The RNA shown here (transfer RNA) has 84 nucleotides and comes from an Oligoflexia bacterium.
RNA sequence: CCAGCUGUGGCGGAACUGGCAGACGCGCUAGGUUCAGGUCCUAGUACUCGCAAGGGUGUGCAGGUUCAAGUCCUGUCAGCUGGA
Repeated sequence: CCAGCUGUGGCGGAACUGGCAGACGCGCUAGGUUCAGGUCCUAGUACUCGCAAGGGUGUGCAGGUUCAAGUCCUGUCAGCUGGA
């Protein structure tokens, strides 16, 4: 320098042919159970506005297409693999 693959909450990892983003698991927090701890059970767990109901934003980054983008297109950054 060229080609390919990957990038999504704290972590792993889903999301079918573009149509409710974060399912499911782990971890964490609170509560229950226990003398205590573990196990087990229940609830919660991106950011932000709001008293609340609820609203807005968020898929490496910046744009584009579309009624609608994690998904398609362009550029770019990082990691991995292969080639010269």
Lineage of the source: Bacteria > Pseudomonadati > Bdellovibrionota > Oligoflexia. Rfam family: tRNA. Rfam classes the family as a transfer RNA. Rfam links the family to the GO term triplet codon-amino acid adaptor activity. The prediction has a mean pLDDT of 81. The sequence was found in a public genome assembly.